[in-house]
The part of an RNA shown here (small-subunit ribosomal RNA, 5' domain) has 526 nucleotides and comes from an uncultured Flavobacteriaceae bacterium. Its mean pLDDT, the model's own confidence on a scale to 100, is 84. Its Rfam family is "Bacterial small subunit ribosomal RNA". Gene Ontology terms of the family: structural constituent of ribosome and ribosome.

Context: one part of a larger RNA
RNA sequence: GGAUGAACGCUAGCGGCAGGCCUAACACAUGCAAGUCGAGGGGUAACAGAGGGUGCUUGCACCUUGCUGACGACCGGCGCACGGGUGCGUAACGCGUAUAGAACCUACCCUGUACAUAGGGAUAGCCCAUGGAAACGUGGAUUAAUACCUAAUAGUAUUAUUUUAUAGCAUUGUAAAAUAAUUAAAGAUUUAUCGGUACAGGAUGGCUCUGCGUCCCAUUAGCUAGAUGGUAAGGUAACGGCUUACCAUGGCUACGAUGGGUAGGGGCCCUGAGAGGGGGAUCCCCCACACUGGUACUGAGACACGGACCAGACUCCUACGGGAGGCAGCAGUGAGGAAUAUUGGACAAUGGGCGGGAGCCUGAUCCAGCCAUGCCGCGUGCAGGAAGACUGCCCUAUGGGUUGUAAACUGCUUUUGUAUAGGAAGAAAAAGAAUUACGUGUAAUUCACUGACGGUACUAUACGAAUAAGGACCGGCUAACUCCGUGCCAGCAGCCGCGGUAAUACGGAGGGUCCGAGCGUUAUCC
Numbered sequence: 001g002g003a004u005g006a007a008c009g010c011u012a013g014c015g016g017c018a019g020g021c022c023u024a025a026c027a028c029a030u031g032c033a034a035g036u037c038g039a040g041g042g043g044u045a046a047c048a049g050a051g052g053g054u055g056c057u058u059g060c061a062c063c064u065u066g067c068u069g070a071c072g073a074c075c076g077g078c079g080c081a082c083g084g085g086u087g088c089g090u091a092a093c094g095c096g097u098a099u100a101g102a103a104c105c106u107a108c109c110c111u112g113u114a115c116a117u118a119g120g121g122a123u124a125g126c127c128c129a130u131g132g133a134a135a136c137g138u139g140g141a142u143u144a145a146u147a148c149c150u151a152a153u154a155g156u157a158u159u160a161u162u163u164u165a166u167a168g169c170a171u172u173g174u175a176a177a178a179u180a181a182u183u184a185a186a187g188a189u190u191u192a193u194c195g196g197u198a199c200a201g202g203a204u205g206g207c208u209c210u211g212c213g214u215c216c217c218a219u220u221a222g223c224u225a226g227a228u229g230g231u232a233a234g235g236u237a238a239c240g241g242c243u244u245a246c247c248a249u250g251g252c253u254a255c256g257a258u259g260g261g262u263a264g265g266g267g268c269c270c271u272g273a274g275a276g277g278g279g280g281a282u283c284c285c286c287c288a289c290a291c292u293g294g295u296a297c298u299g300a301g302a303c304a305c306g307g308a309c310c311a312g313a314c315u316c317c318u319a320c321g322g323g324a325g326g327c328a329g330c331a332g333u334g335a336g337g338a339a340u341a342u343u344g345g346a347c348a349a350u351g352g353g354c355g356g357g358a359g360c361c362u363g364a365u366c367c368a369g370c371c372a373u374g375c376c377g378c379g380u381g382c383a384g385g386a387a388g389a390c391u392g393c394c395c396u397a398u399g400g401g402u403u404g405u406a407a408a409c410u411g412c413u414u415u416u417g418u419a420u421a422g423g424a425a426g427a428a429a430a431a432g433a434a435u436u437a438c439g440u441g442u443a444a445u446u447c448a449c450u451g452a453c454g455g456u457a458c459u460a461u462a463c464g465a466a467u468a469a470g471g472a473c474c475g476g477c478u479a480a481c482u483c484c485g486u487g488c489c490a491g492c493a494g495c496c497g498c499g500g501u502a503a504u505a506c507g508g509a510g511g512g513u514c515c516g517a518g519c520g521u522u523a524u525c526c
Stems, first nucleotide, its partner, number of pairs: 001526004006522005013378006019371002021336001026334003030331003035078003040075002043071002047069003050065007085289003094214005100208002104206002109202007117151004127140005157182011187194002215261003222252003227249008264286004268279004291312005314325004342368001344367003350364001351362004381412004392402004417463006426453001432447007470515005475496003481510005491498002
C1' cells in the first nucleotide's frame, strides 16, 4: 500500500447494487415452513343449493332426503429421499481430476412391441358396546376400491442345461436354436381422455473399483488377527473378508506405517510483476449431520431434519396410573459475545409437489423492513463582488501580515428537497372463447383474463440557496507552524523518541495538510 462477513470512537444528506451470529452443533415460548387427488373408493361431519314435511308471526324457524355443488375424518395413489439449514464429525477414494463397470440399480419422463380373461376373502370408515384424567385404545356387527389374494393367458422376459457361430486380457460377452420350470394387469368418467401389466431401448439420477493429488508433529518407529491371501457358503442392485466356516502366514512401514494434533473438500476469494503466501463468508458442485448414541421398517430411492422403535440427558403435562417434545427450516426469545436484522407481504413471476383441468400447497422463491457493513454514483450551490471591512490570530507593532473572494451585496440555477398531478416495464403462457389447417387431437391465429412489489420507479409543474460536513493529522519517517499554558509534572508514543521555564512532539487557540459522508483506531492476511 491492498484486503475484510469486521468491531470500536467521532460524525452523518440521498440513491443503486450487494452483504448481515465468524462466539454456544447452547436451550428454545408462539406462529408458519408438505401436501394433493372426489376423473380410485365406501360415504356425508360442516357449508351452499334443490326437493319433501311440520309449525305458523306467509316468509322465517325446525326436521328430513347424498339428489346436486362440494367435502371433515377414513381406505387407496403419488409426493414427503426434492427444496431449505448447519459444518459437529471426517486426513478418508471424503474431495479434485482421469479411467473402468464383461460386477450394478434407476419411480415419474420419451420411443417401440404385446396384452388387460375369470373369480374370491377381508379391512378401515359408518353403527353398537366399552376402558382411560389425557395420550390413546379394546370388543362385536357390517361395507367398498386403481387396497389384498387365487386361477387363466406368455415371448425376443427370468433361471437352468445343451448345441452352433462370432468376439474378447480372463471369469466370459453377443447372436441363433432346442428342452424344462417360473412370473402380469385396473379401472375411472362429462366418450374424449387419463390411467394399468410385461419386455426392449433411451434419457435422467445414483452405486462401486482404480491411478494421481490432498495440513502439522519423528520430542510419535514399529503397526496388524478378519489382520493378508485362498476354497466354500451366505448376503447385496452389484464386486469384494462385506459376513461366516476351513486352510495358509501373510500384509503395511524411513518414498514416513502406526499414533497424536488440526481441519469439511473443490470451483473460487485476497495479495503479489510473477513464482509464491494466506483464506474457504455470500453464489455453484460434492460430502457429512439433524437433541446424543444405536437399529431397522416402508419405498424406485432413506437407514429418512419437521417418519418409526430402543437407550440416554434435558424440558413440559398429569387425576401419580401414565404421557408429550426436539428451530443446524423462516421469523422470533433467552444465553454467550466486541458483534450480526422483521414474530412483514405475495404466490404476480421463476421453480417444485399433487391433479385431466380449474386449482390447492410452497418462510423455495420474488419482494418489502432494519443496519454507512462494503462497493459505486450524486449532492451540500454557481458567477460576479476589495473599503482587501469588522472580529479572531501573529509580528520587527503610529504600521503590517493572515483569516480572505471568504462574508455582506448583486445576478443565476434547482440536481436534491417540499407540494401537486400523471404513472410503468416486469405478462406471457396455461386454462377459457372463436376461427383456420390437417383429419379426431394436435398445431397456428385472434379475443378477453391475471402484479405482492406499488400509486413504487419514472415524468411534468410550482417554490425557494432554499434541506445537507465532518474526521484525523501538522518533530523525522510523512503532506502540513506559530502563540499561550504546563515545567521529567500532567501527558504523548507505530519506530526513533518528546516533557526537568523560551516544547513546531504534552493541553488549548489561530493557521495549515490529507481524505471526505465519511474519517480514524484495533484485529487478521499478503